[in-house]
Predicted 3D model of a 480-nucleotide part of an RNA (small-subunit ribosomal RNA, 3' major domain) from an uncultured Nitrospirota bacterium. The RNAcentral record of the full RNA draws on Greengenes. The prediction has a mean pLDDT of 82. It matches the Rfam family "Bacterial small subunit ribosomal RNA". Gene Ontology terms of the family: structural constituent of ribosome and ribosome.
Context: one part of a larger RNA
RNA sequence: UGACGGGGGCCCGCACAAGCGGUGGAGCAUGUGGUUUAAUUCGACGCUACGCGAAGAACCUUACCUGGGUUUGACAUGUUAGUAGUAAAAACCUGAAAAGGGGCUGACCCUGAGGUAACUCAGGGAGCUAACACAGGUGCUGCAUGGCUGUCGUCAGCUCGUGCCGUGAGGUGUUGGGUUAAGUCCCGCAACGAGCGCAACCCUUAUCCUCUGUUGGUCGUAAACGAUCUCUCUGGGGAAACUGCCGGCGAUGAGCUGGAGGAAGGUGGGGAUGACGUCAAGUCAGCAUGGCCCUUAUGUCCAGGGCGACACACGUGCUACAAUGGCUGCUACAGAGGGAUGCAAUACCGUGAGGUGGAGCCAAUCCUUAAAAGCAGUCUCAGUGGGGAUCGGAGUCUGCAAUUCGACUCCGUGAACGCGGAAUCGCUAGUAAUCAUGGAUCAGCCAUGCCAUGGUGAAUACGUUCCCGGGCCUUGUACA
Repeated sequence: UGACGGGGGCCCGCACAAGCGGUGGAGCAUGUGGUUUAAUUCGACGCUACGCGAAGAACCUUACCUGGGUUUGACAUGUUAGUAGUAAAAACCUGAAAAGGGGCUGACCCUGAGGUAACUCAGGGAGCUAACACAGGUGCUGCAUGGCUGUCGUCAGCUCGUGCCGUGAGGUGUUGGGUUAAGUCCCGCAACGAGCGCAACCCUUAUCCUCUGUUGGUCGUAAACGAUCUCUCUGGGGAAACUGCCGGCGAUGAGCUGGAGGAAGGUGGGGAUGACGUCAAGUCAGCAUGGCCCUUAUGUCCAGGGCGACACACGUGCUACAAUGGCUGCUACAGAGGGAUGCAAUACCGUGAGGUGGAGCCAAUCCUUAAAAGCAGUCUCAGUGGGGAUCGGAGUCUGCAAUUCGACUCCGUGAACGCGGAAUCGCUAGUAAUCAUGGAUCAGCCAUGCCAUGGUGAAUACGUUCCCGGGCCUUGUACA
């Protein structure tokens, strides 16, 4: 100087408390461990691994296993030699394919020469063949690395120049008194200044003005269409919030507190933004890269299998256990997205998944567009019309192909489950809870995941003694 303390003081955070909803019990989905396996590819392991890399494992992906091939190679550059019936390549044969035979037919570019032209000849290239340099490696090392990322933590800290103090390590500044979300600001002070952080500048949302006026809005009409731009809205510009004003407290300060006005009030809400560093944290399998290793194999091609196994254990979720509910019928109201070998309407067929068909739309135009809520009826507390696992049958769709191993539909079947032990998680407002919608990936999909969008819409916070994490000062230490 740090680190640590079941030392002290001050302060903060959904940290506790106060509340609301969960997890832990059930079934299923998914990840992991373990076990099994020819293989169940690899990585990630307290918080900070475990719906993580993976925003899509039937083939492919794919890295694993079994088997079958191949060796200048699936891919790149170069050198040498050869090559016109050359490269390419139909039928056919072997084969699971890869591949190996086979060979009808049969080229291209540049330069030069000859020729009116068709074309011919010579050289070179491309391609191919052979040989050699080399390629190739998801092989090892993240404890050799770059880059990127997680975490402490959006915590308020981390430092420097000069000066001063100290033999020195170092200190001071950065401590102190107030204050703040903040090393934020004020005052004081052997310090005076400065940098990286904080804040602001950026995006979005909430209000108004203005411009814009179609594909949007309004009016007329059954519609086509016409008129119009007040409003909603679209997207450009601007205004507005600054403790600016008033009262009180305070040191007349920083600021705190109450109020006015205001759409919004003290950082208005949300996002992006992550200081010096810590964990030899993570990643050599995204990429790059040193070193080491393989080179008829640890490279490469193919078929099939595996990554999907299943006495078990854990994490994360979904669906429930019902009446604030289930079912049936009727009936409203979004936002954000997406859409060319795409989104698909009206219509028709099918109980349905879906099929036929194709208007319109390269999209404020056309398509994809709610559910909870509301109204009416029914069920009457039951393993029940709750719950839907599991299994049987019949189908639809995608795709070369759904057996291992897809999703969906219909009929039948109808399991556990009656609110969950110890323990444990999230959340302070348009939040939790609950309800649907869309998107990426994607042929399809194991999505209940992830990322976004809107609808309905709470309760509680006395307080900081305690648990956890963090900041500042101080103290002890046999620790560095």